[in-house]
RNA sequence: AAGGCAAGCCGAGUGAUUGCCCCGCCGAAGCCAAUCUUCUGUGCAUAACAGGAGAUGCGAAGGCCGGGGAGGAAAGUCCGGGCUCCAUAGGGCAGCGCGGUCGGUAACGCCGACUUGGGGAAACCCAAAGGAAAGUGCCACAGAAAAUAAACCGCCCCGAAGGUAGCGCUUCUUAGAAGUUUCUACAUUCGGGGUAAGGGUGAAAAGGCGGUGUAAGAGACCACCGGCCCGGCCGGCGACGGAAGGGCGCACGGAAAACCCCGCGCGGAGCAAGGCCAAACAAUUCCCGGAAAACGGCCCGUUUUAAAGAUCCCCUAAACAAGGGGAUUGCCGGGAGGGUAGGCCGCUAGAAUCCCGCAGCAAUGCGGGAACCAGAUAGAUAAUCACUCACGACAGAACCCGGCUUACAGGCUUGCCUUUAAU
RNA sequence: CGGGGCGUAGCGCAGAUGGCUAGCGCGCAACGUUCGGGACGUUGAGGUCCUGGGUUCAAAUCCCAGCGCCCCGACCA
Numbered sequence: 001a002a003g004g005c006a007a008g009c010c011g012a013g014u015g016a017u018u019g020c021c022c023c024g025c026c027g028a029a030g031c032c033a034a035u036c037u038u039c040u041g042u043g044c045a046u047a048a049c050a051g052g053a054g055a056u057g058c059g060a061a062g063g064c065c066g067g068g069g070a071g072g073a074a075a076g077u078c079c080g081g082g083c084u085c086c087a088u089a090g091g092g093c094a095g096c097g098c099g100g101u102c103g104g105u106a107a108c109g110c111c112g113a114c115u116u117g118g119g120g121a122a123a124c125c126c127a128a129a130g131g132a133a134a135g136u137g138c139c140a141c142a143g144a145a146a147a148u149a150a151a152c153c154g155c156c157c158c159g160a161a162g163g164u165a166g167c168g169c170u171u172c173u174u175a176g177a178a179g180u181u182u183c184u185a186c187a188u189u190c191g192g193g194g195u196a197a198g199g200g201u202g203a204a205a206a207g208g209c210g211g212u213g214u215a216a217g218a219g220a221c222c223a224c225c226g227g228c229c230c231g232g233c234c235g236g237c238g239a240c241g242g243a244a245g246g247g248c249g250c251a252c253g254g255a256a257a258a259c260c261c262c263g264c265g266c267g268g269a270g271c272a273a274g275g276c277c278a279a280a281c282a283a284u285u286c287c288c289g290g291a292a293a294a295c296g297g298c299c300c301g302u303u304u305u306a307a308a309g310a311u312c313c314c315c316u317a318a319a320c321a322a323g324g325g326g327a328u329u330g331c332c333g334g335g336a337g338g339g340u341a342g343g344c345c346g347c348u349a350g351a352a353u354c355c356c357g358c359a360g361c362a363a364u365g366c367g368g369g370a371a372c373c374a375g376a377u378a379g380a381u382a383a384u385c386a387c388u389c390a391c392g393a394c395a396g397a398a399c400c401c402g403g404c405u406u407a408c409a410g411g412c413u414u415g416c417c418u419u420u421a422a423u
Numbered sequence: 424c425g426g427g428g429c430g431u432a433g434c435g436c437a438g439a440u441g442g443c444u445a446g447c448g449c450g451c452a453a454c455g456u457u458c459g460g461g462a463c464g465u466u467g468a469g470g471u472c473c474u475g476g477g478u479u480c481a482a483a484u485c486c487c488a489g490c491g492c493c494c495c496g497a498c499c500a
Base pairs, nucleotide, nucleotide: 001419002418003417004416005415006414007413008412009411010410012388013387014386015385016384017383018382020069021068022067023066024065025063026062030058031057035055036054037053038052039051040050041049042048071394075405076404078403079402080401081400082399083270084269085268086267090300091299092298093297095266096265097264098263099262100114101113102112103111104110115129116127117126118125119124130261131260135259136258138254139253152199153198154195155194156193157192158191159190160189161188163186164185165184166183168180169179170178171177172176207225208224210222211221212220226250227248228247229246230245233242234241235240274345275344276343277342285336286335287334288333289332290331309329310328311327312326313325314324315323316322338499339498340497353370354369355368356367357366358365359364389392424496425495426494427493428492429491430490433449434448435447436446442480451467452466453465454464455463473489474488475487476486477485
């Protein structure tokens, strides 16, 4: 210098003018709910209650008043938690999620380190990475056979049939010819069997390779490589790694992002949670359901309210208790119908950020210090002008926080790897 | 803001227990029929199964991420 890998950071800037949202300060009239002071009465009382006064309290408009005002993802809403209500969220089933090990954390499906496997020449990167030897099911088409292996072609053996040739035998004849039960060889057909070496099919065909062996073959046997199992040893917290020994010729393909099994975890709903005030309809008016019911996935248990009731009548039974049915009334849940769509709290200072020190490889933790200020509710955070530059991407808070994922113009910094060149 | 569902031909829907070339109805095109039209009959065309990635021999179907559309949710009594 070129190419690459990893980590982190920034996300136009400055000034002027005019606006918007929130908070603070000042603030007339006025007010007494709260705060503070004080008076009167009842009262033992400085308690409590009742009534009154005042401001230092509250307080609208307004103020050339002061301060603050989007992000690295505010996004997707994919995980985890806080908070709130349902019961301080209990037991079981169902359901859902996670899945190498160790650690971090409030928690996680996140993060760190390591292991194993894979990729790369390297820096480094990627992995939903428990179990297929608990069970059930699946593996289309093709192929003989798809998981208890299997025989289509091929190879080999046996048997049968007919054929050809030969030896032999028989007959005729000098040689030669004809015939032929058996025997041998060859090929063919049929039948029975062996064989997983070879061919072919397929995503996948049941260790590899060489030899021995065999009728042909085959872990059938042997050497080497690979694999599985066993009990210890060494290193490591562990996943796991290492070296040696013994056993097994090798038996159990794929898929669990099929059901499932194992281990671990999860109660539900969500700030339109939830609480308070005000207003309006006027009426629980109508319908349905309920007595652990409706709703909440299901069942059980428990808590609370006078009420998961109360009263009356009938039946069974008849001493009581208990069970069943009906009526009235109260209560609870859902729906229809009606009304209002106003205000306050929740609401933003936090498992947060930055700096330093210590512990740790790191994630992170502990200690100290610093600064902090969006909180709207049709929803503010902007507009115009001037100057500068690298000429501006993705994009806008709505209860809060930790992550993940996705989008993103351009720029900066640091470390590392490879190649080439120079010193 | 929160919660739920859907996406397959021009339109409305099946297929979701992975399997060979993804179907059905309406619509569309051509032909037949008719004097002509409709109806009817025959034939045919038309699909990035929303997009990308993964698992698998194989994905519309299973898993993950993204995009788009639709629906529901206020309070009082």
Molecule: RNase P RNA; transfer RNA
Organism: Candidatus Omnitrophota bacterium